The prediction has a mean pLDDT of 83. Predicted 3D model of a 77-nucleotide RNA (transfer RNA) from Candidatus Anaerobiospirillum pullicola. Its Rfam family is "tRNA". The family's RNA type in Rfam is transfer RNA. Rfam's curators write: Transfer RNA (tRNA) molecules are approximately 80 nucleotides in length. The source organism's lineage runs through Bacteria, Pseudomonadati, Aeromonadales, Succinivibrionaceae and Anaerobiospirillum. The sequence is in RNAcentral, with records from ENA.
RNA sequence: CGGUAGUUAGCGCAGGCAGGUAGCGCGUUUGGUUCGGGACCAAGAGGUCGCGGGUUCGAAUCCCGCACUACCGACCA
Numbered sequence: 001c002g003g004u005a006g007u008u009a010g011c012g013c014a015g016g017c018a019g020g021u022a023g024c025g026c027g028u029u030u031g032g033u034u035c036g037g038g039a040c041c042a043a044g045a046g047g048u049c050g051c052g053g054g055u056u057c058g059a060a061u062c063c064c065g066c067a068c069u070a071c072c073g074a075c076c077a
Base pairs, nucleotide, nucleotide: 001073002072003071004070005069006068007067010026011025012024013023020057028044029043030042031041032040050066051065052064053063054062
């Protein structure tokens, strides 16, 4: 320098192909249960979807640029 994959809740990930209310598991909070805890049951909170721009009535999703991470290749010695 080129290519591929990835970036979404505290953690691990789906959704993206085919635009229309942002989800799952774990964790966490409150309550129940218990002498207390674990397990279990019920309810809740938590997101500028990596950043900027474009298209669109509408973008996590499509297009362009950039950043970061991993891998492959090239270059140099």